This is a predicted structure of a 337-nucleotide part of an RNA (large-subunit ribosomal RNA, domain IV) from a Candidatus Omnitrophota bacterium.
Taxonomically the source falls in Candidatus Omnitrophota (Bacteria, Pseudomonadati).
Model confidence (mean pLDDT): 88 of 100.

[in-house]
Context: one part of a larger RNA
């Protein structure tokens, strides 16, 4: 000096990002228990008092209880063994999760809703297949998707995208269809040559290449429906007998232009908004205001008792966390080996 441990005057968080760590507290018994509440709970809420041994009585050995004695600093004598309280924000809840840096506000969950499935091989899933799972199930069922207990509730907007209904018209694919051309050439035929033959032009059948017109399905185009489907949910300008504001009015755009709650928020940049609280002092926290840069209703919006190794904030008690450090004991460090 480092590490484990244990004690400490006076003060008590003044340490610090944060009371991290360490204390306090604790068993049993008996008094006593608030605010809130889904009436279960909250509650071991908080907060007091006992606690060992001997005798003696009650009815009674054992327990319980009462009186009385008695002994230590201490009697849940050791070990093991709850600090508590208000106040918010998130998730309801018990639960799962990053084996080996994350436990959590994340996943899940009853709960709620859509959408798909009528069963010979459901829907969907694996598989080339033939099989298997769904299910030895049958819409109170099985599969997806979203949201997440309960309470109040879930506005508007179908023009984009997607789906789901339609079948009049347009568009449209192989294929059907074959007008029409094109290529070839038995025949005929001009021209040159005496002939053999050379070179042109017409052209049936047939093979053959190409091939309009019409015919022709789902989609697409259209015509509906659908937002607890993806998803959206305006701006400018005036206006009231102080001012200030703006119920009211004008005017552009839009598919509609944000209800109802809640709002400086897990969301507010300006910001440490303002006000009011708690401190001597308060970027945090609490209650409010509302100019919401950029909250908002099943990508769920408010609220909610219980619950929490979750986050922030405050008090009580308690402490070597610190003021400021001391002391002790053990293992290291050192030194010989």
């Nucleotide at each position: 000096c480092u590490c484990u441990u244990g004690c400490u005057a006076a003060g008590g968080a003044a340490c610090u990002c944060g009371g991290c760590a360490a204390u306090c507290u604790a068993u049993c018994c008996c008094c006593g228990u608030a605010a809130g509440c889904u009436u279960g709970c909250a509650a071991g809420a908080a907060g007091g008092g006992g606690u060992g041994c001997c005798c003696u009585g009650a009815a009674u050995u054992u327990u319980u209880c009462a009186g009385g004695g008695u002994c230590g600093c201490a009697g849940u004598g050791a070990a093991g063994u709850g600090g508590c309280u208000c106040c918010c924000g998130g998730g309801a809840c018990u639960g799962u999760u990053u084996a080996g840096c994350a436990a959590a506000a994340a996943c899940a969950c009853a709960g709620g809703u859509c959408c798909c499935u009528g069963c010979u091989u459901a829907a969907c899933u694996c598989g080339u297949a033939a099989g298997a799972g769904g299910a030895u199930g049958u819409a109170u069922a099985g599969g997806g998707a979203c949201u997440g207990a309960g309470a109040c509730c879930u506005g508007c907007c179908c023009a984009g995208u997607g789906c789901c209904g339609g079948a009049a018209g347009g568009u449209u694919a192989a294929g059907g269809g074959g007008a029409a051309a094109g290529g070839u050439u038995a025949u005929c035929u001009g021209c040159c040559g005496a002939a053999a033959g050379g070179u042109g032009g017409a052209g049936a059948a047939g093979c053959u290449u190409u091939g309009a017109a019409c015919c022709g399905a789902a989609g697409c185009c259209c015509c509906g429906g659908u937002a607890a489907a993806c998803g959206g949910c305006g701006g400018c300008c005036g206006u009231a007998a102080c001012u200030a504001u703006a119920a009211c009015g004008g005017u552009c755009c839009u598919a509609a232009g944000g209800u109802a709650g809640c709002g400086a928020a897990a969301u507010u940049c300006c910001u440490c908004g303002u006000c009011g609280g708690g401190u001597a002092a308060g970027u945090u926290c609490c209650g409010a205001c509302c100019c919401g840069c950029a909250c908002g209703a099943a990508u769920g919006g408010u609220u909610u008792a219980a619950c929490u190794a979750c986050g922030g904030g405050a008090g009580c008690g308690c402490u070597g966390u610190c003021u400021c450090g001391g002391c002790a004991a053990g293992a290291g460090a050192c030194c010989c080996g």